[in-house]
RNA sequence: UAAUUUAAUUAGCAAACCGUCGGAAACGGCGGGACGCAAAGCCAUGGGGACUAAAGGUAGCAGGGAAGUGUUCGACAGAAGGCUUUCUAUAUACUUAUGUCAGCCCGGCUGCUAAU
Numbered sequence: 001u002a003a004u005u006u007a008a009u010u011a012g013c014a015a016a017c018c019g020u021c022g023g024a025a026a027c028g029g030c031g032g033g034a035c036g037c038a039a040a041g042c043c044a045u046g047g048g049g050a051c052u053a054a055a056g057g058u059a060g061c062a063g064g065g066a067a068g069u070g071u072u073c074g075a076c077a078g079a080a081g082g083c084u085u086u087c088u089a090u091a092u093a094c095u096u097a098u099g100u101c102a103g104c105c106c107g108g109c110u111g112c113u114a115a116u
Stems, first nucleotide, its partner, number of pairs: 003116003012037002017032006035103001041109003046106003049101003056095004063088007071080003
């Protein structure tokens, strides 16, 4: 120096949960807190996988607009309400990553201690 392997004294990181901030959310920052971690250091622009679904797409209750066509009332000017078609579109459902996860797996880069 390289490869492999084991351990954790000193040191390091910090799951759940709580507070606060950011975010539509997933989730993230900071503080507390420790389930764990020998790379639980970095890379999501290496591959797979997972999570979310704001914007977009599809459907679309209610509501609104337009056209057509009956009904009723009427002072014959019009009014009310029904049906059909169509447009729009909130809720909602489905879909979708460009969002998120490196403490899901493989991979890449870097690094500490000891032994061989």